This is a predicted structure of a 476-nucleotide part of an RNA (small-subunit ribosomal RNA, 3' major domain) from a Lewinellaceae bacterium. Its Rfam family is "Bacterial small subunit ribosomal RNA". Rfam links the family to the GO terms structural constituent of ribosome and ribosome.

Context: one part of a larger RNA
RNA sequence: UGACGGGGGUCCGCACAAGCGGUGGAGCAUGUGGUUUAAUUCGAUGAUACGCGAGGAACCUUACCUAGGCUAGAAUGUGAGCGCCACACCGGGAAACGGGAGGUUCCUUCGGGACGCGAAACAAGGUGCUGCAUGGUUGUCGUCAGCUCGUGCCGUGAGGUGUUGGGUUAAGUCCCGCAACGAGCGCAACCCUUGUCCUUAGUUGCCAGCACGUAAAGAUGGGGACUCUAAGGAGACUGCCGGCGUAAGCCGAGAGGAAGGUGGGGAUGACGUCAAAUCAUCAUGGCCUUUAUGCCUAGGGCUACACACGUGCUACAAUGGCGGGUACAGAGGGUCGCGAAGCCGCGAGGUGGAGCCAAUCCCAGAAAGCCCGUCCCAGUUCGGAUUGGAGUCUGCAACCCGACUCCAUGAAGGUGGAAUCGCUAGUAAUCGCGCAUCAGCCAUGGCGCGGUGAAUACGUUCCCGGACCUUGUACA
Repeated sequence: UGACGGGGGUCCGCACAAGCGGUGGAGCAUGUGGUUUAAUUCGAUGAUACGCGAGGAACCUUACCUAGGCUAGAAUGUGAGCGCCACACCGGGAAACGGGAGGUUCCUUCGGGACGCGAAACAAGGUGCUGCAUGGUUGUCGUCAGCUCGUGCCGUGAGGUGUUGGGUUAAGUCCCGCAACGAGCGCAACCCUUGUCCUUAGUUGCCAGCACGUAAAGAUGGGGACUCUAAGGAGACUGCCGGCGUAAGCCGAGAGGAAGGUGGGGAUGACGUCAAAUCAUCAUGGCCUUUAUGCCUAGGGCUACACACGUGCUACAAUGGCGGGUACAGAGGGUCGCGAAGCCGCGAGGUGGAGCCAAUCCCAGAAAGCCCGUCCCAGUUCGGAUUGGAGUCUGCAACCCGACUCCAUGAAGGUGGAAUCGCUAGUAAUCGCGCAUCAGCCAUGGCGCGGUGAAUACGUUCCCGGACCUUGUACA
C1' cells in the first nucleotide's frame, strides 16, 4: 500500500421486511449428471454450466460408430499433353465407385481461343492437442462510482497528498474548507424510443361538413378538418412562488403544465478481477498426423433409460369447465412467397385461383372480456398423460425418429416436506398475436407486440452483495 475480520462508523441495492405469484409433490417437454452402447460427437460445471453454443439433429447438418471405397487427394491456381468433355447406353454395387462400349459443342483472322479431361510438380487437408503460448469476442463483480495522471509539496524509501474532512447527490454530483493546483478515463448530457402541442405534406391512410348511393359498407364525387403516417420544430431548466440553508441543495396534495425535479424505457459497461469461457465461428505460435487423425458414400447414432438434478408447460377446478351469440389491438412477415371468395371434407386438409413486390392484397378468426344457457363439488361435463384404430401434410424417404386431425381410451394429480425463486406500476399476475431459424418440425424454447390489470414497502435490527472512512493483523 492492499486484502481480510463471527472489528467499528456512514450509506445503498427486491438484500431483508411488507405483499402478490411461483418452484420443490403429479404428468409431460427440454437441458445436464450417471449408466448403457459399436457410437450414444464435442464444448459449457458455485454465484458467472444445466430450454447454454443449437435462431430448427429423419437424410443433409455431423464433427461419432459400422461397412464399402480414394490417395497430389473434396476446393482453387500454374500446367506438358489430349479434343474431347458434358451426355445418354449395358452389366456389378446400398451408394460412393469400378468395368465395357457409343458419341456429339461454340467462335475463328485457321495460328488459336472458349470449354472440358488431364500425367508430373509446386502450393494440400485435419471440428487432431495445447484457451496455462495467443489475437479477437464474451460472462462476472456492476451501470457499482470508482480508477488514474502532470506539476508542486511531504517522506531515506515503499509511498502519501490531490481523491481525506463538513454538507449534498442516483453519481469522485455539486458546494464549502484544505499544500495543493489542474487534467484524463468513468458519472451526467449529446443518440434512439415513448408521453403533449405546432408547422409542412395528404396516398394506399382518414371522413366532420356537402352531394351520390346501399340491406349494410369511405363503396363513389369530393375534402385536409380529425385520426394516422413521417420530416421539422416547441416543451422541463428546481425556470417561478413559499419555507429551511453561508452555499450546494432539500421540503411543499404550491402555481402553471400533457409531463416535475434523471418524466418512462433503451443503447452505452472506466482501471481492473476470476491463468474465468471459447484453438469447434474465425484467425494464429508450437506439437502431432499424411494410402490417414485427410476425403467420398450407405446405414446407424447424437432421440438409449434402473435413476438424480436444473429450467419450463399443463393441471389439480365453480373468480371454473362446456355450448351458443357478440366486441375491441399492436407489432410483424409475404414472389422458389402470402394466398382471398366459392366448392368438397366432422376435421387436419383438398380444390380453386382473385388480389398483392404490398399504409392498397393476403397471413388474420385476436384471446381473456361481455350476454344467454348448462354442469352442482364428484377423481366429476375437472384433468389430459398413455394406448388402439383411421387419416392429412411436408419431404427421394416419417421403422429407428416428424407435426397435425378424427374416433375410442381416459393415467397421475385433492395446491405440494425441508428448502427456495421472481417482482415496486402500466410492474407482478393473467390473455392472446407475430417474427427469426425453417421443406417439415418434436417451439411448452428465444426475441418482440399489444389486451385486462393489482397488492405492499412500518422500517434498516437481522441474512446476501456492494461503496467510503477508520481500526487490528503472525496474510501478500